The RNA shown here (transfer RNA) has 73 nucleotides and comes from a Thermoleophilia bacterium. Lineage of the source: Bacteria > Bacillati > Actinomycetota > Thermoleophilia. Its Rfam family is "tRNA". The family's RNA type in Rfam is transfer RNA.
[in-house]
RNA sequence: GCCGAUGUGGCACAAUUGGUAGCGCGGCGGCUUUGUAAGCCGACGGUUGCGGGUUCGAUUCCCUCCAUCGGCU
Numbered sequence: 001g002c003c004g005a006u007g008u009g010g011c012a013c014a015a016u017u018g019g020u021a022g023c024g025c026g027g028c029g030g031c032u033u034u035g036u037a038a039g040c041c042g043a044c045g046g047u048u049g050c051g052g053g054u055u056c057g058a059u060u061c062c063c064u065c066c067a068u069c070g071g072c073u
Base pairs, nucleotide, nucleotide: 001072002071003070004069005068006067007066010025011024013022019056028042029041030040031039049065051063052062053061
């Protein structure tokens, strides 16, 4: 230099012929217990890597960058 993959709450991951993003773990509050753990319940936490484009509507499609990983030279 070229090619490909990935990027989504603090962490690991889902979400497809485009339709207002969810689960688990963790943290917080509560119930239970003499107390802790385990268990149960609840709420919070994300403008989906940045910026554009298409569209009534984009995590999803297109383009440019950025980061990580892999391959080729």